A computed fold for a 90-nucleotide RNA from Secundilactobacillus pentosiphilus, annotated as TPP riboswitch aptamer (THI element). The model forms 100% of the base pairs in the Rfam consensus. Taxonomically the source falls in Secundilactobacillus (Bacteria, Bacillota, Bacilli, Lactobacillaceae). Its Rfam family is "TPP riboswitch aptamer (THI element)". About the family: Vitamin B(1) in its active form thiamin pyrophosphate (TPP) is an essential coenzyme that is synthesised by coupling of pyrimidine and thiazole moieties in bacteria. The previously detected thiamin-regulatory element, thi box was extended, resulting in a new, highly conserved RNA secondary structure, the THI element, which is widely distributed in eubacteria and also occurs in some archaea. Analysis of operon structures identified a large number of new candidate thiamin-regulated genes, mostly transporters, in various prokaryotic organisms. The THI element is a riboswitch that directly binds to TPP to regulate gene expression through a variety of mechanisms in archaea, bacteria and eukaryotes. through a variety of mechanisms in archaea, bacteria and eukaryotes.

RNA sequence: AAACGUUAUCUGGGGUGCCUUUUGGCUGAGAUACACCCAUUGAACCUGAUCUGGACAAUACCAGCGAAGGGAGCAUAAUGCAUUUUAAUU
Numbered sequence: 001a002a003a004c005g006u007u008a009u010c011u012g013g014g015g016u017g018c019c020u021u022u023u024g025g026c027u028g029a030g031a032u033a034c035a036c037c038c039a040u041u042g043a044a045c046c047u048g049a050u051c052u053g054g055a056c057a058a059u060a061c062c063a064g065c066g067a068a069g070g071g072a073g074c075a076u077a078a079u080g081c082a083u084u085u086u087a088a089u090u
Base pairs, nucleotide, nucleotide: 001084004080005079006078007077008076009075010073011039012038013037014036016033017026018025019024045070046069047068051064052063053062054061
C1' cells in the first nucleotide's frame, strides 16, 4: 500500500403470522417496533404456494422445494488477524 474481517455513520431493501382463556399464549433476531434483520461473498425477503411430508391447540412450527427464479452500497471512517512488498537489526 492493496485486499479481507469486524464495528460505527449515511443511504437503501424487507417482514409483521397462528389461537384454547385475547389484560393473554406459541415460535422467532424481529409478529408495526422510532425496534429487528439484510445490502451482490446477496435464504434479509419475495415467487413457486390454497405446494409436499412431519409435528402442534393452531400457524412457514420443522424439513423439503433450494447447485430453482428474482431481490437493495463500486458508500465513508476507524480498527484488527493473516498474506505480499519495502526498510532496519541480529

Model confidence (mean pLDDT): 77 of 100.